[in-house]
This record gives sequence, structure tokens and C1' cells, in this order.
RNA sequence: GCCGUGUUCCGGGGUCGGUGAGAAUCCGAACCGGCGGUGAUAGUCCGCGAACCUCGCUUCCGCGAGGUGGAUCCGGUGUAAUUCCGGAACCGACGGUGAUGCGCGAAAAUACUCGCGCUAGUCCGGAUGAGAGGAACGCGCA
Repeated sequence: GCCGUGUUCCGGGGUCGGUGAGAAUCCGAACCGGCGGUGAUAGUCCGCGAACCUCGCUUCCGCGAGGUGGAUCCGGUGUAAUUCCGGAACCGACGGUGAUGCGCGAAAAUACUCGCGCUAGUCCGGAUGAGAGGAACGCGCA
């Protein structure tokens, strides 16, 4: 040092303005980007984790398997880059919260009114959680 094993620690970020009686959800602009891999540095390549569904096991806690699970191109440099540089785009689980927006229906000529539904990466929540993983130390082996 590799490997095995034990303990401890670490392990997710992000808003302002406008309109309005009321919105951090609308409009406008802004901001954010877990983990491992990759001939070269990744939110968008490959895979994983969280979350959700199904099945099986289990006294409970929970465990295992399967499935679902978003998004990128062009040019340049170079041995090599969808990872760097330049440019232009795109994406963001589940539950809650609501219209000033949209759709449908009713009365109604339109408008107005009422009812139903839809609409948040940044707000609230599960979560002072969990976890992909990472680090340090100890012991063992060589």
C1' cells in the first nucleotide's frame, strides 16, 4: 500500500420586482444543481440515491426483488471533452397551499355571477429523516 473488519464523523442548493383586495404558485427577470463513473473537469452521457408502485419475507423495526423515475445541441481547442472555452437551449419526484391565469358547465346576448377541474426546482411538509457515497482512526493480513 491492496484487501478484510470495526468505530466515529461528514454527506442538497436556490428570489426579487410588477399587477392586484389577496400571489415567493400568474407576468417579467433572476437564482440553484446530491453521489459514483467516464482517455479531459458533466443538472442534460452511463449508472446510483431520495420518492412512488407491485410482489415476497417479517412479531415489530425493517429487508429483498422487480418496475416507474427530467433534460443538449452547435462551433472551437486538443491524442482524447454531449464534461473545458464560446454560443444558444432544455429539465426539475411526492403531498399541501390559489387564483388575479386557463378549461368546462349553469343562468345569461357580451360582461358580470356561481360551480367544478388544472396550474410551485426556489414557499410549507415528510426531513433535526434517509441515502448514493466520502473521510479519519483502530485492529487484522501481506
FMN riboswitch aptamer (RFN element) from Leucobacter luti, 142 nucleotides, folded computationally. Of the family's consensus pairs, 100% are formed in the model. The prediction has a mean pLDDT of 82. Lineage of the source: Bacteria > Bacillati > Actinomycetota > Microbacteriaceae > Leucobacter.